A computed fold for a 100-nucleotide RNA from uncultured Selenomonas sp., annotated as SAM riboswitch aptamer (S box leader).
NCBI's taxonomy places the organism under Bacteria, Bacillati, Negativicutes, Selenomonadaceae, Selenomonas.
RNA sequence: CUCAUCCAGAGCAGUGGAGGGAUAGGCCCGAUGAAGCUGCGGCAACCAUCACGGAAAGUGAAACGGUGCCAAUUCCUUUAGGCAAAGCCUAUAAGAUGAG
Numbered sequence: 001c002u003c004a005u006c007c008a009g010a011g012c013a014g015u016g017g018a019g020g021g022a023u024a025g026g027c028c029c030g031a032u033g034a035a036g037c038u039g040c041g042g043c044a045a046c047c048a049u050c051a052c053g054g055a056a057a058g059u060g061a062a063a064c065g066g067u068g069c070c071a072a073u074u075c076c077u078u079u080a081g082g083c084a085a086a087g088c089c090u091a092u093a094a095g096a097u098g099a100g
Stems, first nucleotide, its partner, number of pairs: 001100006011040005019029003024077003041070003046066002049061004074094001079091005
C1' cells in the first nucleotide's frame, strides 16, 4: 500500500503498586487493586488443515499448528446524505486484527 472483518463470543490465579480504555474531548474502569509480566483456562475461526467441487469461487467440518482476542458496539465521537426532532439509519474517515 491492497483486500477482508469489526452491534456475537470468552478470565481466573500469582506478581506488581497507579494507572488504563490508540490520539483529543466526553463518559467510564481502577487500592473491593490499573498497566506490565508469568501461569493456567477460554472465545473466535483470519491463515494453514480436511471434505465436497475439474479448478476458481463457494459451502461445510475440526480446533493439533501461525496469529488475534477475553468491561462497555472499535465505549461514544469525524465527514456526507436521508428522516419533523431528541435521535436513528446508510455510507465513510481514523483505528484494530488478519492475509498478501